[in-house]
RNA sequence: GGCUGAAAAGGGUAAACCCGACCGAAAGGCGGGGACACAAAAUCACCGGUCUAAAGAGCAGCCUUUGGGCGCUCAAUGACAGCGGGAUUGCCAGC
Numbered sequence: 001g002g003c004u005g006a007a008a009a010g011g012g013u014a015a016a017c018c019c020g021a022c023c024g025a026a027a028g029g030c031g032g033g034g035a036c037a038c039a040a041a042a043u044c045a046c047c048g049g050u051c052u053a054a055a056g057a058g059c060a061g062c063c064u065u066u067g068g069g070c071g072c073u074c075a076a077u078g079a080c081a082g083c084g085g086g087a088u089u090g091c092c093a094g095c
Base pairs, nucleotide, nucleotide: 002095003094004093005092012038013037017033018032019031020030022029023028036082042088043087044086046085047084048083049080050079051078056074057073058072059071061070062069063068
């Protein structure tokens, strides 16, 4: 340095769900509880994918005090690393 993870040691993370008089428009995040799982379930949105749709744009719709409001569609610069790939780093044991 590479491959492997049956067992062992020290440990680590924490899905669903519940709570927050926390953040956010939302998706989601953060904190507490919890534990389905995980040898990269550590880090990074680079590629694919998924989620949301605020700004903005559109509309032959509705309302209007004509300023605009609502609704629908589009829309990532917002998210997800526990969806797959990739990159970087890394514990223990065996080969």

The RNA shown here (c-di-GMP-I riboswitch aptamer) has 95 nucleotides and comes from a Betaproteobacteria bacterium. The prediction has a mean pLDDT of 86. It was read from a public genome assembly, where an Rfam model found it. The organism belongs to Betaproteobacteria, within Bacteria. Its Rfam family is "c-di-GMP-I riboswitch aptamer". Rfam links the family to the GO term cyclic-di-GMP binding.